The part of an RNA shown here (small-subunit ribosomal RNA, 3' major domain) has 474 nucleotides and comes from a metagenome. Model confidence (mean pLDDT): 84 of 100. The RNAcentral record of the full RNA draws on SILVA.
Context: one part of a larger RNA
RNA sequence: UGACGGGGGCCCGCACAAGCGGUGGAGCAUGUGGUUUAAUUCGAUGCAACGCGAAGAACCUUACCUGGACUUGACAUGCAGGGGACAGGUGUAGAAAUACACCCUUCUUCGGACCCUUGUACAGGUGCUGCAUGGCUGUCGUCAGCUCGUGUCGUGAAAUGUUGGGUUAAGUCCCGCAACGAGCGCAACCCCUGUUUUCAGUUGCCAUCAGGUUAUGCUGGGGACUCUGGAGAGACUGCCGGUGACAAACCGGAGGAAGGUGGGGACGACGUCAAGUCAUCAUGGCCCUUACGUCCAGGGCUACACACGUGCUACAAUGGCUGGUACAAAGGGCUGCAAUACUGCGAAGUGGAGCGAAUCCCAAGAAGCCAGCCUCAGUUCGGAUUGGAGUCUGCAACUCGACUCCAUGAAGUUGGAAUCGCUAGUAAUCGCGUAUCAGAACGACGCGGUGAAUACGUUCCCGGGCCUUGUACA
Numbered sequence: 001u002g003a004c005g006g007g008g009g010c011c012c013g014c015a016c017a018a019g020c021g022g023u024g025g026a027g028c029a030u031g032u033g034g035u036u037u038a039a040u041u042c043g044a045u046g047c048a049a050c051g052c053g054a055a056g057a058a059c060c061u062u063a064c065c066u067g068g069a070c071u072u073g074a075c076a077u078g079c080a081g082g083g084g085a086c087a088g089g090u091g092u093a094g095a096a097a098u099a100c101a102c103c104c105u106u107c108u109u110c111g112g113a114c115c116c117u118u119g120u121a122c123a124g125g126u127g128c129u130g131c132a133u134g135g136c137u138g139u140c141g142u143c144a145g146c147u148c149g150u151g152u153c154g155u156g157a158a159a160u161g162u163u164g165g166g167u168u169a170a171g172u173c174c175c176g177c178a179a180c181g182a183g184c185g186c187a188a189c190c191c192c193u194g195u196u197u198u199c200a201g202u203u204g205c206c207a208u209c210a211g212g213u214u215a216u217g218c219u220g221g222g223g224a225c226u227c228u229g230g231a232g233a234g235a236c237u238g239c240c241g242g243u244g245a246c247a248a249a250c251c252g253g254a255g256g257a258a259g260g261u262g263g264g265g266a267c268g269a270c271g272u273c274a275a276g277u278c279a280u281c282a283u284g285g286c287c288c289u290u291a292c293g294u295c296c297a298g299g300g301c302u303a304c305a306c307a308c309g310u311g312c313u314a315c316a317a318u319g320g321c322u323g324g325u326a327c328a329a330a331g332g333g334c335u336g337c338a339a340u341a342c343u344g345c346g347a348a349g350u351g352g353a354g355c356g357a358a359u360c361c362c363a364a365g366a367a368g369c370c371a372g373c374c375u376c377a378g379u380u381c382g383g384a385u386u387g388g389a390g391u392c393u394g395c396a397a398c399u400c401g402a403c404u405c406c407a408u409g410a411a412g413u414u415g416g417a418a419u420c421g422c423u424a425g426u427a428a429u430c431g432c433g434u435a436u437c438a439g440a441a442c443g444a445c446g447c448g449g450u451g452a453a454u455a456c457g458u459u460c461c462c463g464g465g466c467c468u469u470g471u472a473c474a
Stems, first nucleotide, its partner, number of pairs: 001474002003471003007468007015458002019422005026313008034304002042053002064299007073122001077121008088103006106113002124288002127286003133282002135277003138273001140271001145184006151160002164175003190265004195233007205222002209220003236259001239253005315415001319374007331362003336355002341350003381412001386407007428450007
């Protein structure tokens, strides 16, 4: 000087408390451990691994296993020799890769180009080492810290500044001070959102005028309004009162759409964990080279006594079912989205108007509201499981897809010890969309609808910041 303390002081955070809803019990989905297996590819392992890499394993992917094949190779470049084909089509064998047979078969500016073949350098490796590395990332933590120059002080390690008194979300600002300044961080500058002005009105809108329809901005027209998207305005403790040290600031108020960082996002200092990743990629070293490389078929990654994590659906009456009826936002669409119509109980099929989309389509929003039935039951709750019949995608749904219909109708009556999230348009609850994607979400990422309760307070638990103290630790 740090680190540590079941030392002290001050302060903060959904850290506790106050509340609301969960997990832990059930069934299923999904990940992991374990076990099994020819193989169940590999990685991630307290917080910070476990719906994680994977924004999507039937083949492919695929790295694993079994079997069948190849050896300058599936891919790149150079050199030397030989050649004119290669590709494509048909047939045979085969699980395919591939092999064989037949058909067809180069261009040329004569330098060569392209392709095949032989040989040689080499290719290739998701093989090892993240404790050799780059890059990227997690975490402490959006915590308020981390340092430097000069000066001063100390023999020196170092100290000072950065401590102190206030204050702040903040090393934020003010005052003081052997310090004076500065840098990386904080904040602001960036984006979205909340108010408004102006400009511009098509594909958007429809107040006024006219026309028309069973009906509809449907048509003429209009720019008022909504909206769209450019440019501005607006919030700065600016104003008033009080407190304060005449300061910084705090408390209250006015005006205002918004008030003290308005709300949200992006943004992550010096460093820590030899944290994670050699399987995104790159790369040193080591290793394999008729195989640890390459091609192919089938299988596996989907196994199942069990244990754990994360979710979904429930256990019902603030509910279930039936009928009617209302209101979004944000997205996507040409190998695409697909309307009206017809067929089917339905998944869907036939067909194809319109639309490269503020125009057309996906598209029905759901909870809600209005009626009716159910009357507390393992039920008209709950839907697992199983049988049967189908639809769709796709060479192909057996291992191993999603969905539909009929039948079946399991556990489950609110969950032990323990434990998680959340402070406002939040929690809870309700649906909608997208990426990946042929198909395959209860996951992820977004979008809007309805919309709470509680916070006395900082004694305690956890994490953190500053000062101080002890130390046989570095």